[in-house]
RNA sequence: UCCUCGGUCUGACGCGGCGUUCCAGCAUGAACCGGGUCAGGGCCGGAAGGCAGCAGCCCUAAGUGCCCCGGAACGGGUGCCGUCAGGAAGCCGGGGACGU
Numbered sequence: 001u002c003c004u005c006g007g008u009c010u011g012a013c014g015c016g017g018c019g020u021u022c023c024a025g026c027a028u029g030a031a032c033c034g035g036g037u038c039a040g041g042g043c044c045g046g047a048a049g050g051c052a053g054c055a056g057c058c059c060u061a062a063g064u065g066c067c068c069c070g071g072a073a074c075g076g077g078u079g080c081c082g083u084c085a086g087g088a089a090g091c092c093g094g095g096g097a098c099g100u
Base pairs, nucleotide, nucleotide: 001097002096003095004094005093006092007091008090009086010085011084012083013082014081015079016078018075019074020073021072022071023070025066026065027064028063034059035058036057037056042051043050044049
């Protein structure tokens, strides 16, 4: 000096991780305008009994909080990561050839 391989570079895919959102789980959650059961009291009835139904209790909705263990989507100047493709002007590393 030249050749070649790999890396650095670009893209895609995959895996892990991070962030956001949603779901799931738990808790809470309705004076009345959700449900159930309805003490007391009220109404109907000669009576038997029936009717509506406040409070209370139970269940749950919207919502709120916890959980970040689990699932999904999206995203990146995420990763001593992997595969494929592209690129090889420069730089780094390996090998070879020629010359000095």